[in-house]
RNA sequence: UCCAGUUGAUCCUGCUGGAGAUCACUGCUUUUGGAGUUGGAUUAAACCAUGCAAGUCUGCUGACCGGGUGCGGUUGGCGGCGGACGGCUUAGUAACACGUAGACAACUUACCCUUAGGAGGGGAAUAACUCCGGGAAACUGGUGCUAAUUCCACAUAGGUAUUGGAUACUGGGAUGUUCCAAUACUCAAAUAGGCUUAGACUUUCUUUUAAGUUCUGCCUAAGGAUGGGUCUGCGUCUGAUCAGGUAGUUGGCGAGGUAAUGGCUCACCAAACCUAAAACCAGUAGGGGUCUUGAGAGAGAGGGCCCCAAGAAGGACACUGAGACAAGGGUCCUAGCCCUACGGGGUGCAGCAGGUGCGAAACUUCUGCAAUGACCGCAAGGUUGACAGAGCAACUCCAAGUGCUAAUGCUAGCAUUGGCUUUUGCCAAAUGUAAACAGUUUGGCGAAUAAGGGGUGGGCAAGACCGGUGGCAGCAGCCGCGGUAAUACCGGCGCCCCGAGUGGUGGUCAUUAUUAUUGGGUCUAAAGCGUCCGUAGCUGGUUUGGUUAGUCUUUGGUGAAAUCCAUGCGCUUAACGUAUGGGCGUGCCAGAGAUACUACCAAGCUAGAGACCGGGAGAAGAUAGGGGUAUUCUUAGGGUAAGGGUAAAAUCUUGUAAUCCUAAGAGGACCACCGGUGGCGAAGGCGCCUAUCUAGAACGGGUCUGACAGUGAGGGACGAAAGCUGAGGGAGCGAACGGGAUUAGAUACCCCGGUAGUCUCAGCCGUAAACGCUGCCUGUUAGGUGUUGCGCAUUGUUCGACAAUGUGCAGUGCCGAAGCGAAGGCAUUAAACAGGCCACCUGGGGAGUACGGUCGCAAGGCUGAAACUUAAGGGAAUAGGCGGGGGAGCACAACAAGGGGUGAAGCUUGCGGUUCAAUUGGAUUCGACGCCGGGAAUCUCACCAGGGCCGACAGCAUAAUGAAGGUCAGUCUAAAGGGCUUACCUGAAGCGCUGAGAGGUGGUGCAUGGCCGCCGUCAGCUCGUACCGUGAGGCGUCCUGUUAAGUCAGGCAACGAGCGAGACCCUCGCUACUAGUUGCUAUUACCUGUUUUCGAAUUGGUAAGCACACUAGUGGGACUGCCUUUGUAAAAAGGAGGAAGGUGAGGACGACGUCAGGUCAGUAUGCCCCGAAUGCCCUGGGCUACACGCGAGCUGCAAUGCCAUAGGCAAUGAGCUGCGACACCGAAAGGUGAAGCCAAUCUCCUAAACUAUGGCUCAGUUCGGAUCGAGGAUUGGGACUCAUCCUCGUGAAGACGGAAUCCCUAGUAACCGCGUUUCAACAGGGCGCGGUGAAUACGUCCCUGCUCCUUGCACUCACCGCCCGUCAUACCAUUCGAGUUGGGUUGAGAUGAAACUUUCUUUGGCUUCGGUUAGUGAAACUUGAAUCUUAAUUCAGCGAGAGGGGUAAAGUCGACACAAGGUA
Repeated sequence: UCCAGUUGAUCCUGCUGGAGAUCACUGCUUUUGGAGUUGGAUUAAACCAUGCAAGUCUGCUGACCGGGUGCGGUUGGCGGCGGACGGCUUAGUAACACGUAGACAACUUACCCUUAGGAGGGGAAUAACUCCGGGAAACUGGUGCUAAUUCCACAUAGGUAUUGGAUACUGGGAUGUUCCAAUACUCAAAUAGGCUUAGACUUUCUUUUAAGUUCUGCCUAAGGAUGGGUCUGCGUCUGAUCAGGUAGUUGGCGAGGUAAUGGCUCACCAAACCUAAAACCAGUAGGGGUCUUGAGAGAGAGGGCCCCAAGAAGGACACUGAGACAAGGGUCCUAGCCCUACGGGGUGCAGCAGGUGCGAAACUUCUGCAAUGACCGCAAGGUUGACAGAGCAACUCCAAGUGCUAAUGCUAGCAUUGGCUUUUGCCAAAUGUAAACAGUUUGGCGAAUAAGGGGUGGGCAAGACCGGUGGCAGCAGCCGCGGUAAUACCGGCGCCCCGAGUGGUGGUCAUUAUUAUUGGGUCUAAAGCGUCCGUAGCUGGUUUGGUUAGUCUUUGGUGAAAUCCAUGCGCUUAACGUAUGGGCGUGCCAGAGAUACUACCAAGCUAGAGACCGGGAGAAGAUAGGGGUAUUCUUAGGGUAAGGGUAAAAUCUUGUAAUCCUAAGAGGACCACCGGUGGCGAAGGCGCCUAUCUAGAACGGGUCUGACAGUGAGGGACGAAAGCUGAGGGAGCGAACGGGAUUAGAUACCCCGGUAGUCUCAGCCGUAAACGCUGCCUGUUAGGUGUUGCGCAUUGUUCGACAAUGUGCAGUGCCGAAGCGAAGGCAUUAAACAGGCCACCUGGGGAGUACGGUCGCAAGGCUGAAACUUAAGGGAAUAGGCGGGGGAGCACAACAAGGGGUGAAGCUUGCGGUUCAAUUGGAUUCGACGCCGGGAAUCUCACCAGGGCCGACAGCAUAAUGAAGGUCAGUCUAAAGGGCUUACCUGAAGCGCUGAGAGGUGGUGCAUGGCCGCCGUCAGCUCGUACCGUGAGGCGUCCUGUUAAGUCAGGCAACGAGCGAGACCCUCGCUACUAGUUGCUAUUACCUGUUUUCGAAUUGGUAAGCACACUAGUGGGACUGCCUUUGUAAAAAGGAGGAAGGUGAGGACGACGUCAGGUCAGUAUGCCCCGAAUGCCCUGGGCUACACGCGAGCUGCAAUGCCAUAGGCAAUGAGCUGCGACACCGAAAGGUGAAGCCAAUCUCCUAAACUAUGGCUCAGUUCGGAUCGAGGAUUGGGACUCAUCCUCGUGAAGACGGAAUCCCUAGUAACCGCGUUUCAACAGGGCGCGGUGAAUACGUCCCUGCUCCUUGCACUCACCGCCCGUCAUACCAUUCGAGUUGGGUUGAGAUGAAACUUUCUUUGGCUUCGGUUAGUGAAACUUGAAUCUUAAUUCAGCGAGAGGGGUAAAGUCGACACAAGGUA
């Protein structure tokens, strides 16, 4: 401090994920040392075997042992002190539990300290012990004896209560302290030891008395210290889907109780008390110092250490005591466990170890009281699982190491060798310690004993490395990888990060300004209550004075230690420890001061607000009365055949007279024009006229009040339409419903009818896209231009309540500066700048759903979750694409106007399908299908059947005892030295094996190159600089004209440029020049033949020539250049001239890109595969099949024709394995011979339609030619499958073609033939060539499409898009559910162990005989566990079945949304 993720791209909102720190568990790995307040807290305050964790003491008295006169030890009892500490745990507790600051004038305090005083003289019992009993045991009964620092009474001192009095002290205040008196009650003590002296008894010791002294203990009183108790202010989690709670409850008087105040308890009296500043209830939780994180504010945590609290299996209760309601003390109940002789007993590890269980989760049944403390003791000392130590643990922190160096080698960062060092390691000694361990010191050995974990597509440092896998296996926090070339899976190698650690899972903080106090938002992203009134609250104009609560200054006290910071010091450093200082606890309490601001009190002011007066405006509201047109109906009259309705129809009305016209009447609803981004109202809303009642706003005046104000949680009122209840009303319209259409269906849209309803009154409902999607109030901040109301001024005036202009205030619109905003946009009517108050939001879905509450007659409203699921959802804008959106322009693969076809028939050809041993393969809308293929008999050939052949190179088996090879014969075979048998020849290698090759028309066109098709010869596609925009992007390229054209012109924040278009190129059309053979022959001459009217005409040739034609090269020509009109211009229309006129005609030329379009089978080529077969060769077959479907053609159906005869006019091309004249033969196909020509020379080569004459006469024909039969010809090795041609015979369908569909705008369509290509042969195909030669349009955007602009979009794989719901399947969580099971809490009732207190009874002891003490029994009161009954409430489990929700892959049905989404 950010980064990745919504999109084609962008900005924003918003969440998700990643990177940091820390805590617990865990995978892999692990050398050492130091420090530590680390280690069953998290789950089971679950249960515990065993051992230990609280004892001690000469006060007293026994027993035993040793020694032996005086003593010592062990062990019991009585007694004293301590077992209320220490240690453990966190269940409960939302509370004076804790924190902090105070109070006790309402208390206590053993041991300790200080001061003062005292301890006199007496008495009694009991345990131990003895003896006798009971019992399984635990234990217990009786008799008898005894002591004390045990117990009792008295004395003294004293105390308590009451009454009276006194004065002094403390203090804010006596109820306190002190003093006096009286009465009543009550009432202390304990000694033991040492030393000295004296005495008594005794043989001595022992014992004992007295005095003195010392030490310890004891009693009383006062004070201190310490600890405790109680009270109070403030702070102290969540939920309102907990809103009312409480009967000892709130207070008083009196009493009881306590150390002490107090409803703490009780009797009586009163009826209060708490609560929106959250009572009560529910859930959760020990609190703090502190800890984690953070820049901080905060958020989270409360385990370890320290302080406080609470607890001891679950509950209750008291006893003892200074202190407990005590659990390593007691009694009872409950649950569990143990012992038992069944009678009865025992027990409580949340002490230290340890065990079981629970769990993801946590150590040794260690040593020692040496140190520090605690208890006891005068002390010595004893005890101490506190504590001190050790052990275990990758618990944390700190420190160190796993070597350094030289040479050589190589595959280049490793190995080998030599040298150095020795932390660590091993060995030894000393030191260390309570004893050890560790450590420390010294010496020796020896590079020796010591590196892993995670990652390597992005975020995020590090591979475009290899192998495997092939949407599989797997990875992945998120985005996303994997479908045969994986930097993402698995492995190897390399690399990166950290390093005795490193990764994972989960929690917390930060990131997150995603809870916003610091520091967010609410027009459209989530979010302003439908509107107003108003309570509490919050906020509040101006002046003066006062107070000093807030506020500010200053002083004092307190805020434990540890923790934190700084500087020193001590461990070798550090961690750690320690000293000093600071800080922290941001606070609370107390004192003194200040008075600007806030607050409060008092008095004023008028600029806010309100009142008053004046004349105007208004669909403001309510009620009553009146009116108008139209619809409908009724009646009467007129009138006659249809009316109505629709895209078109039908249902419907009508001969019982409709519709239509006229008149009258009835009834209900409504209120045209005026009418206006005009008015009024808080909003909903309000529209004929008049009257009455009611309310509000603006303007003007400046008379009055004097801050009276703003907002507004709860609360209240109003609140469209629909809906509900009751009573009316009902003309028109019209949910539901009926019918008719439409449709695949049509529960719709359209039509004909039609009930609720719509209307009125009374009452509910309380919601709307209740919208300006914009809460209310106040102030500040450029303008311009409309409009409404009121006022003022000026001008005009018809003198009007007039008009115009200007101006002020108030409203209502539009445009727009600054500013704001993600942008769209807003902009004095703010979404700007500020202030006040309220409401609301916090990813999407689940869900405005469930449950609960509340309102409602109901419908339903208000309030309003969670589980689960998901990486998005959303806003604004951008570029495209699309639209059954709009506009403009364009095109014969668009229409229109026309011409000719296809679709019917037969045949040809291609495709599908089917069949087959095989019918090889590719191409499949336009843009596959006479396409690849330019023509499959073999070949081609890729397919099928059968047969055969082949391995460079390396290594190995084998090989002169003969490898591989060749060959006669036999045999197998359709055939073959192809196999086998046999024999011979030759002479060195070697497919028998493993690798590896050649070859492959084997796979992948979705790995590719190249080439091609299509959009499309459409007019588009871009760039540089500048400018606009946060940005994607825009501008330019737009607009107006014009063009075939982004062609050109004018305008314009654009100015220029490029690829396309155009031009340049080729052919054709006119012409000039040049050239003249193989072309040409006008002129001239000659030769020849024919005819002759003898003039000549004409055929062929030669010479000559290059005029013409032609050939093929170079030029010219056309530019909107000229004229007229229109236009700014570009240009358009017309005209002239011209061979040609506006691109002259036709080609070639194909922008950026699209379609993963086509081609691996033309060639090339990556990868994969086959490799003795998917390679190569041969024979035969197949590609030629045939119920069928489709495409493209040919020939026809005839008279614009057919047949016969005659005549007649081209061009392009091709030719040596060739074209072949000419002659002969044949009826013909063709055959035989053969000149010329490598071509402007020769040949193919007769063009046909056409013209003329004749025949046919509308018929399945003299049309048509399929099919079939027979006979020939040609090519070829070969003609059966399966060629072509000729002749004769046969003579099918077909009589102009449904729906639909194709081509074409001029030398075009149509018709006619010719050439060429492929080629041995085969053309109905393709490509060219010429001949004849039209019709129609000069438009349009209706259909099909294309281009541009604009608009909408939820599409971007881009409408062949997206997407919704039901149903079906599987899974998940949840709601309801007849019920059922269990738990918690509470109310009521019953029973009630045990205990305190009181009373009584009885027994024993003592007695001063008053009594007292210990026990038994009984009763009462109170506390009260536990058990039972019943009720309420709450939580949880199970539950047939029911309901919706989510997810999944995709199935069914429709087509609701997004474009006018086809009914907005």
Description
Small-subunit ribosomal RNA from a metagenome, 1464 nucleotides, folded computationally. RNAcentral holds the sequence, with entries from SILVA. Its Rfam family is "Bacterial small subunit ribosomal RNA". Rfam links the family to the GO terms structural constituent of ribosome and ribosome. The coordinates come from a structure-prediction model, not an experiment, and the mean pLDDT is 81.